[in-house]
Context: one part of a larger RNA
Molecule: small-subunit ribosomal RNA, 3' major domain
Organism: Spirochaetota bacterium
RNA sequence: UGACGGGGGCCCGCACAAGCGGUGGAGCAUGUGGUUUAAUUCGAUGAUACGCGAAAAACCUUACCUGGGCUUGAACUGUGCUUGAUCGGUGUAGAGAUACAUCUUCCUUCGGGCAGGUACAGAGGUGCUGCAUGGUUGUCGUCAGCUCGUGUCGUGAGAUGUUGGGUUAAGUCCCGCAACGAGCGCAACCCCCACUCCUUGUUGCUACCAGGUAAUGCUGGGCACUCUAGGGGAACUGCCGGUGAUAAACCGGAGGAAGGUGGGGACGACGUCAAAUCAUCACGGCCCUUAUGUCCAGGGCUACACACGUGCUACAAUGGUCGGUACAAAGAGUUGCAAUACCGCGAGGUGGAGCUAAUCUCAAAAAACCGAUCUCAGUUCGGAUUGUAGUCUGCAACUCGACUGCAUGAAGCUGGAAUCGCUAGUAAUCGUGGAUCAGCACGCCACGGUGAAUACGUUCCCGGGCCUUGUACA
Numbered sequence: 001u002g003a004c005g006g007g008g009g010c011c012c013g014c015a016c017a018a019g020c021g022g023u024g025g026a027g028c029a030u031g032u033g034g035u036u037u038a039a040u041u042c043g044a045u046g047a048u049a050c051g052c053g054a055a056a057a058a059c060c061u062u063a064c065c066u067g068g069g070c071u072u073g074a075a076c077u078g079u080g081c082u083u084g085a086u087c088g089g090u091g092u093a094g095a096g097a098u099a100c101a102u103c104u105u106c107c108u109u110c111g112g113g114c115a116g117g118u119a120c121a122g123a124g125g126u127g128c129u130g131c132a133u134g135g136u137u138g139u140c141g142u143c144a145g146c147u148c149g150u151g152u153c154g155u156g157a158g159a160u161g162u163u164g165g166g167u168u169a170a171g172u173c174c175c176g177c178a179a180c181g182a183g184c185g186c187a188a189c190c191c192c193c194a195c196u197c198c199u200u201g202u203u204g205c206u207a208c209c210a211g212g213u214a215a216u217g218c219u220g221g222g223c224a225c226u227c228u229a230g231g232g233g234a235a236c237u238g239c240c241g242g243u244g245a246u247a248a249a250c251c252g253g254a255g256g257a258a259g260g261u262g263g264g265g266a267c268g269a270c271g272u273c274a275a276a277u278c279a280u281c282a283c284g285g286c287c288c289u290u291a292u293g294u295c296c297a298g299g300g301c302u303a304c305a306c307a308c309g310u311g312c313u314a315c316a317a318u319g320g321u322c323g324g325u326a327c328a329a330a331g332a333g334u335u336g337c338a339a340u341a342c343c344g345c346g347a348g349g350u351g352g353a354g355c356u357a358a359u360c361u362c363a364a365a366a367a368a369c370c371g372a373u374c375u376c377a378g379u380u381c382g383g384a385u386u387g388u389a390g391u392c393u394g395c396a397a398c399u400c401g402a403c404u405g406c407a408u409g410a411a412g413c414u415g416g417a418a419u420c421g422c423u424a425g426u427a428a429u430c431g432u433g434g435a436u437c438a439g440c441a442c443g444c445c446a447c448g449g450u451g452a453a454u455a456c457g458u459u460c461c462c463g464g465g466c467c468u469u470g471u472a473c474a
Stems, first nucleotide, its partner, number of pairs: 001474002003471003007468007015458002019422005026313008034304002042053002064299007076122009088103006106113002124288002127286003133282002135277003138273001140271001145184006151160003164175003190265004195233005201227001204223002208221004236259001239253005315415001319374006331362003336355002341350003381412001386407007428450007
């Protein structure tokens, strides 16, 4: 100087407390461990692995296994020699890769180009090492810290500044001070939302005028309003009162759409964990080179005495079923989204208007509301499992897809010890869309609808910041 303390002081955080809803019990989905297996490819492993890499494992993907092939090779570069074909179509054999047969078949400025064969030098490796590395990322932590120059003090390591008195979300600001300044962080500058003005007026809107319909901005005017998307304004402790050192600031008030960081996002200092990744990529070293490379078929990654994590659905009456009837936002669409219509109980099919989209389509929002029924039961709760018949995608749904109809109707009556999230348009609850994608979502990312309770307080648990103290620790 640090680190540590079941030392002290001050302070903060959904850290506790106060509340609300969960997990842990059940069934299923998914990931992991373990076991099994020819293979169940690899990585991630307290917090910071476990719906994680994977925003899609039937083939492909695919790296794994079994079997069948190839050896200048599946892809790529160069040189020498050689050929004019190669590709493609058809047929045969084969699981296919491939082999054979056959058909077709180059351009030229004459240098060559292009392609195949052969020889050689390179190739290739998701093989090892993340403890050789770059890059990227997690975490402490959006915590308020981490440092430097000059000066001063100290033999020196170092100290000071950065400590102290206040204050703040903040090393934020003020005052003081052997310090005076500065840098990286904080804040602000950036984006979205909330108010308003200007511009814009179609594909959007419809107050007013007119026409028309069974009805609808449907049509002609119109751009007020809503909205679209560009620009500006607006909030600064600016004003008033009080407290305070007359400071910084804090408390209350006015006005205001918004008030003291208005709400949310992006943004992550010096560093820590030899943290993660050699399987995104790049790269040093090592290793393989008729194989650890590469092509193909089939299988596996989907196994299943079990254990754990994360979710979904429930156990019901604040509910289930049936009928009627409202109100969104944000997105996506030409290899696509697909309306009206018709067929089917349905999944879906036939067909194709319109739309490269403020125009058309996906598209029905659901919970809510109104009415009917069920009457506390393993039930008209719950839907697993299984049988059967189908639909769709796709060469192909056996291993191993999703969905539909009929039948079946399991566990489950609110969950031990323990444990998680959340402070407001939040939790809870209800649907909607998108990426990936031929098909497949209870996951992920986004969107809106309905919409709470509680916070006395900081004694305690956890984590963190500053000062101080002890130390046989570095």